[in-house]
Molecule: c-di-GMP-I riboswitch aptamer
Organism: Actinomycetes bacterium
RNA sequence: ACACGACAAAGGCAAACCCGUCGCGAGGCGGUGGCGCAAAGCCAGGGGUCUCCAAGGGGGAGACAGCCCAGCUGCCGAA
Numbered sequence: 001a002c003a004c005g006a007c008a009a010a011g012g013c014a015a016a017c018c019c020g021u022c023g024c025g026a027g028g029c030g031g032u033g034g035c036g037c038a039a040a041g042c043c044a045g046g047g048g049u050c051u052c053c054a055a056g057g058g059g060g061a062g063a064c065a066g067c068c069c070a071g072c073u074g075c076c077g078a079a
Base pairs, nucleotide, nucleotide: 004077005076012037013036018031019030020029021028022027035066041072042071045069046068047067048064049063050062051061052060053059
């Protein structure tokens, strides 16, 4: 340096439910909570799923990174 990931240490993130709020919606944000996570950090480029609109036809506008892949970045350290 690359790979790898433990019943390690320190710290981190935070599913469902519920509450508030924004959105037509998928969902977002905040609170609560603690299922899980070594990239559950970033990113909507490819695939996928979902929503709304349109509808003589493969269209348009969106959502999801905690579904997979690619790209970028990063803590710790046994075997």